[in-house]
C1' cells in the first nucleotide's frame, strides 16, 4: 500500500434579528449580564448517596456472588493474569453456566441385547445329527462388529480352546506427596495410589454476603374540618402498635385500637444540584486507578423552558430528549478522525 484484528475520540460551529427557562445585578411594570438536553439522557438491569422506618437483638426462610491478584464508597463493575471452549495460517478475537460428581437423591429421550448386576450379530468349546454346507444343544468371553452424544481407560506384546490389566512395557484421567518457578491461580519434571462417563442454568453441598421502602421518600408554612354514624376486641389478669414473609424477644400503650361508612384540604416552599464534581499537568503503576498542583461552576423545569428565521463554515450529523442524583451493564447509532498488532506485497 492492501487485508483482517484491537483502542480511543467526534455527535456540529459561527453571525445577525426576535423569542424562551434560571441565576445575580439594577436607575426596579424596564434594562444589563452569566448559563441553559447526551453519549447513550434509552432500558429499569445491579451498586450506592440521601431520606423514613421510636430504642435494640437473635433463629428460619428467600435472594445473590463463587479461579487468582489489584482497583474502587460499593457492584453481577473495571484491569491485568491462570485455566477451559470456539474462531483463526497467524495476530488475536469471541467466550465462561470458571467451588463440589469420592455427602446424598435424581435424569441421560430414540435407538439399541445393553446407558450398568449387559449379550443382538459373534468367537472358541461340549454332545448329537448330516456326504458336505450347516441345525440343535452344553459351558466360557467382551477382544471384533452394529446402534448412539456416549457401551466399562488407550496403543503394543505376550499368554490363552477363544478372550480379557490375566501379565508386561509405553500412555491417559483424576487424587495424594514432596521438589523447581511464581505474591496467588497455575505450570514443568518425578513417586505412589486409583480406574465407567456426562450433567448442580437439575435439586443439593461448601465458603462468603443481604434489613426495608423510595424524591408522588421526606421536612416546613398556610387553609379547612365532623368521627355527628355502625361493627368488632380491649381498658394493666393487658386489645392492639412498632415498613418484605415466618418465630422467639424487647419495648410503647388505653375516656384506646382496628374495620366500614362518611366529612374537609389539594396551595405553597425546601428536598433542588459545590459534588465519591469537570479540565489541565506532573509524578507511580502493564493496566485500572491512585496522589499532588492549578483552574473551573456546566440545566434546575412542574404539563412541563433550553427555541425559531436568515447567511455562512464543513468530510458529516445517524442513534435519539433532562426530571433527586452518582459510578456501571445492556442496547440504538449515519459519516469522520487517529493510534496501534498481524500477514502479504513492493522499494530502499
Nucleotide at each position: 500500500c492492501u487485508g483482517c484484528g484491537g483502542g480511543c475520540c467526534u455527535g456540529a460551529g459561527c453571525u445577525a434579528u426576535c423569542g424562551u427557562u434560571c441565576c445575580g445585578c439594577u436607575u426596579a411594570u424596564g434594562g444589563c449580564g452569566g448559563a441553559g438536553a447526551g453519549g447513550a439522557a434509552a432500558g429499569u438491569c445491579c451498586g450506592g448517596a440521601c431520606a423514613g422506618u421510636a430504642c435494640a437483638g437473635g433463629g428460619c426462610a428467600a435472594c445473590c456472588c463463587a479461579c487468582c491478584g489489584g482497583u474502587g464508597a460499593a457492584g453481577a463493575g473495571c484491569c491485568g493474569g491462570c485455566c477451559g471452549g470456539c474462531c483463526g495460517c497467524a495476530a488475536g478475537g469471541c467466550u465462561g453456566c470458571g467451588g463440589g460428581a469420592u455427602a446424598g437423591u435424581g435424569c441421560c429421550a430414540c435407538a439399541g441385547a445393553a446407558a450398568a448386576u449387559a449379550a443382538c450379530c459373534g468367537u472358541u468349546u461340549u454332545g448329537c445329527c448330516g456326504c458336505a454346507a450347516g441345525g440343535c444343544u452344553u459351558a466360557a468371553c467382551a477382544a471384533g462388529g452394529g446402534u448412539g452424544a456416549a457401551a466399562a481407560u488407550g496403543u503394543g506384546a505376550g499368554g490363552u480352546a477363544a478372550g480379557a490389566g490375566c501379565u508386561c512395557a509405553c500412555g491417559a484421567u483424576g487424587c495424594a506427596c514432596g521438589g523447581c518457578a511464581g505474591c496467588a491461580a497455575u505450570g514443568c519434571a518425578g513417586u505412589g495410589c486409583a480406574u465407567g462417563g456426562g450433567u448442580a442454568a437439575a435439586c443439593c453441598c461448601u465458603g462468603g454476603g443481604u434489613g426495608c421502602u423510595g424524591u408522588a421518600a421526606u421536612g416546613c408554612c398556610a387553609u379547612g374540618u365532623a368521627u355527628a354514624g355502625g361493627c368488632u376486641c380491649g381498658c394493666c389478669u393487658g386489645a392492639g402498635a412498632a415498613c418484605g414473609g415466618c418465630c422467639c424477644g424487647u419495648u410503647c400503650g388505653a375516656u384506646g385500637a382496628g374495620c366500614c361508612a362518611g366529612g374537609g384540604u389539594a396551595g405553597g416552599c425546601a428536598g433542588c444540584a459545590g459534588g465519591a464534581g469537570g479540565u489541565a499537568a506532573a509524578c507511580a503503576g502493564c493496566a485500572a486507578u491512585g496522589u499532588u498542583u492549578a483552574u473551573c461552576c456546566c440545566a434546575g423545569a412542574u404539563a412541563a423552558a433550553u427555541g425559531a428565521u436568515a447567511g455562512u463554515u464543513u468530510a458529516a450529523a445517524a442513534c435519539a430528549g433532562a426530571a433527586u442524583c452518582c459510578g456501571g451493564c445492556u442496547u440504538a447509532c449515519g459519516g469522520g478522525g487517529u493510534u496501534u498488532g498481524c500477514a502479504g506485497c513492493u522499494u530502499a